This is a predicted structure of a 398-nucleotide part of an RNA (large-subunit ribosomal RNA, domain III) from a biogas fermenter metagenome. RNAcentral holds the full RNA, with entries from SILVA.

Context: one part of a larger RNA
RNA sequence: GAGUAGCGAUAAGACAGGUGAGAAUCCUGUUCGCCGCAAGCCUAAGGUUUCCUGAGGAAGGCUCGUCCGCUCAGGGUAAGCCGGGACCUAAGCCGAGGCCGGAUGGCGUAGGCGAUGGAGAACUGGUGGAAAUUCCAGUGCCACCUGGAGACCGCUAUGAGCGAUGGGGUGACGCAGGAGGGUAGGCGCAGCGCACCGUUGGUUGAGUGCGUCCAAGCGUGUAGGGAGGGCUUUCAGGCAAAUCCGGGAGCCCGUUAAUCCUGAGGCGCGAUGGGGAGCGAAAUUUUAAGUAGCGAACUGGCUGAUCCCAUACUGCCGAGAAAAGCCUCUAGCCAGGCGUCUGGGUGCCCGUACCGGAAACCGACACAGGUAGGCGAGGAGAGUAUCCUAAGGCGCGC
Numbered sequence: 001g002a003g004u005a006g007c008g009a010u011a012a013g014a015c016a017g018g019u020g021a022g023a024a025u026c027c028u029g030u031u032c033g034c035c036g037c038a039a040g041c042c043u044a045a046g047g048u049u050u051c052c053u054g055a056g057g058a059a060g061g062c063u064c065g066u067c068c069g070c071u072c073a074g075g076g077u078a079a080g081c082c083g084g085g086a087c088c089u090a091a092g093c094c095g096a097g098g099c100c101g102g103a104u105g106g107c108g109u110a111g112g113c114g115a116u117g118g119a120g121a122a123c124u125g126g127u128g129g130a131a132a133u134u135c136c137a138g139u140g141c142c143a144c145c146u147g148g149a150g151a152c153c154g155c156u157a158u159g160a161g162c163g164a165u166g167g168g169g170u171g172a173c174g175c176a177g178g179a180g181g182g183u184a185g186g187c188g189c190a191g192c193g194c195a196c197c198g199u200u201g202g203u204u205g206a207g208u209g210c211g212u213c214c215a216a217g218c219g220u221g222u223a224g225g226g227a228g229g230g231c232u233u234u235c236a237g238g239c240a241a242a243u244c245c246g247g248g249a250g251c252c253c254g255u256u257a258a259u260c261c262u263g264a265g266g267c268g269c270g271a272u273g274g275g276g277a278g279c280g281a282a283a284u285u286u287u288a289a290g291u292a293g294c295g296a297a298c299u300g301g302c303u304g305a306u307c308c309c310a311u312a313c314u315g316c317c318g319a320g321a322a323a324a325g326c327c328u329c330u331a332g333c334c335a336g337g338c339g340u341c342u343g344g345g346u347g348c349c350c351g352u353a354c355c356g357g358a359a360a361c362c363g364a365c366a367c368a369g370g371u372a373g374g375c376g377a378g379g380a381g382a383g384u385a386u387c388c389u390a391a392g393g394c395g396c397g398c
Stems, first nucleotide, its partner, number of pairs: 013031006032395004040375003046355002050353001051075006060068002080141002082351004087118002092113003098107003122139005142347008152337002161333002166329005174316004180309003185303003189300002191212006197205001213274002217269004224262004228253008237245002275298001278294002317320001361370002377389004
């Protein structure tokens, strides 16, 4: 320079009470304002204790501070079924032998690693200062081990059963489009239930306010979608074998279909349960309560998805992963065994707090920037535009 610029979105505060040495800034209440395809909710990445409770106020906080994502102390993350591993493979990476190179090393077979993909068993409610598909309650499901029951088959080969690191099938896939059937959600619609009745201009009425809900699983197998189905016989194919797959021949059923597979939703059970508007204690010097406890109705109609049926259907050309898994076939193994019903047991490792369109991530900052995915209500509206609002969250630290 200068007590100057600035104090970081023009969403906005005000009042009362409390605490305290001290209050525009902390807490509580009332009221006002702002967001509401967000400035709400979930979650991936990233962060790594920032979460909760108690205490504190030097510094950090663009003012203040009794307050804090700050300081100190104590506490908090519970899983067979959520995500990952003990399963699989893609690009890519590593790479026994091998090839190449003067060296470090480069490439690469077998093999392995590697999800952003495949496979794969849990739902609803309750709880708390901080965790919940993890704890608790109820109801389920999966894999493996091991009993019991009553059937059946087999016991030395006419072999019950198990069964590949092998064969075959399936898994298995593009883009665009529209139609149908549902469900979630919604409704200032009706019915039903509970509560309320304001002294006012007006209130027992065609009144006002609020509510009217519930999963997995098990059973049933619907709207719909797909494939013709079965038997006999034969064969130089599927690197061995095969009853499987494939090729050939024949017969039967069916071709407005049969048979089989698939399939949302609905309905029943689950539920004599849970939730539920509302009502509502006792206790204590203070805090510890709308807590404990009680608990009504719980139907229909309209609307309606971008979600489900659906990897469907139709069209098109650019013709649209792999492996495991699963099914089946033998090879092989083998003397007791499969399946049904019903008991008992076992179930490992890692993550799980909190922020997450942000004051906690990336931007040197408590920075008007950036940040993948899902949910995303009402009135008006074609609409996720726009305006006003719900739930919920905020008023942007002079």

About this RNA: The coordinates come from a structure-prediction model, not an experiment, and the mean pLDDT is 81.